This is a predicted structure of a 73-nucleotide RNA (transfer RNA) from Danionella cerebrum. Rfam family: tRNA. The family's RNA type in Rfam is transfer RNA. The coordinates come from a structure-prediction model, not an experiment, and the mean pLDDT is 80. The source organism's lineage runs through Eukaryota, Deuterostomia, Craniata, Otomorpha and Danionella.
RNA sequence: GCCCAGAUAGCUCAGACAGUAGAACAUAAGACUUUUAAUCUAAUGGUCCAGGGUUCAAGUCCUUGUUUGGGCA
Numbered sequence: 001g002c003c004c005a006g007a008u009a010g011c012u013c014a015g016a017c018a019g020u021a022g023a024a025c026a027u028a029a030g031a032c033u034u035u036u037a038a039u040c041u042a043a044u045g046g047u048c049c050a051g052g053g054u055u056c057a058a059g060u061c062c063u064u065g066u067u068u069g070g071g072c073a
Stems, first nucleotide, its partner, number of pairs: 001072007010025001012023002019056001027043001029041003049065005
C1' cells in the first nucleotide's frame, strides 16, 4: 500500500426483509435465611464509533473518516 471483518448498556454479545433497542453477567434494592453465600422478584443503565446522504421512517442501506483485529505484498 491493497483486501476482509468488527465498533450497540459498566463487561461479553444478539438485533430476520429498515418499522417502539434487547439477553446474560455486573450494580443497587426487596423477599428468604440466625448471618453470609446461594436462590427468587422487580428495578437501574444507550448521542447504536463520528460526519454526510437516501427514506414517511436508519443500529440496519449508500458514502467519507476514525479506530481495533486478521490476511496479502